A computed fold for a 72-nucleotide RNA from a Candidatus Curtissbacteria bacterium, annotated as transfer RNA.
Model confidence (mean pLDDT): 83 of 100.
RNA sequence: GGGCCUGUGGCUCAUUGGUAGAGCGGGUGUCUUAUAAACACCAGGUACUUGGUCCGAUUCCAAGCAGGCCCA
Numbered sequence: 001g002g003g004c005c006u007g008u009g010g011c012u013c014a015u016u017g018g019u020a021g022a023g024c025g026g027g028u029g030u031c032u033u034a035u036a037a038a039c040a041c042c043a044g045g046u047a048c049u050u051g052g053u054c055c056g057a058u059u060c061c062a063a064g065c066a067g068g069c070c071c072a
Stems, first nucleotide, its partner, number of pairs: 001071007010024004018055001026042005048064005
């Protein structure tokens, strides 16, 4: 320098066009002498950035940024 892939709650990942969810983690409560486990409930992200298409975008398109892999 060229090509490909990825970017979503603290972490790991779903959601492939109709205003975003799960597991783990965190908090509260029940239970227990107490802790853990178990069970119930709660909080937490408008999706890497900017622009475009569309009635409507995490999802499609473009540019950029960051990370990973391959080639030179």

The RNAcentral record of the sequence draws on ENA.